[in-house]
Molecule: transfer RNA
Organism: Pseudomonadota bacterium
RNA sequence: GGCUAGGUAGCUCAGCGGCAGAGCGGCCGGCUCAUAAUCGGUAGGUCGUGGGUUCGAAUCCCACCCUAGCCA
Numbered sequence: 001g002g003c004u005a006g007g008u009a010g011c012u013c014a015g016c017g018g019c020a021g022a023g024c025g026g027c028c029g030g031c032u033c034a035u036a037a038u039c040g041g042u043a044g045g046u047c048g049u050g051g052g053u054u055c056g057a058a059u060c061c062c063a064c065c066c067u068a069g070c071c072a
Base pairs, nucleotide, nucleotide: 001071002070003069004068005067006066007065010024011023012022013021018055026042027041028040029039030038048064049063050062051061052060
C1' cells in the first nucleotide's frame, strides 16, 4: 500500500429504512437476624467522524479515523 471483518449503554453483544434493545454490571426496594442467591423497579446512548440519498438512516452510498486478520 491492497483486501476482509468490526466500531451501538460501564462490559459482552442484538437490532437487514419507521419510538434504540437484551444479558451482566450500577442505583433503589422486597425477601433474610445478616450476606449471597433470587424477585420487582429505575437510571444510563451525539449508534466511530463528516457528507450524500430518502418523507424518514444505527441500517443504503461516499470519504476519513480507529481495532483485528490476510496478502504484498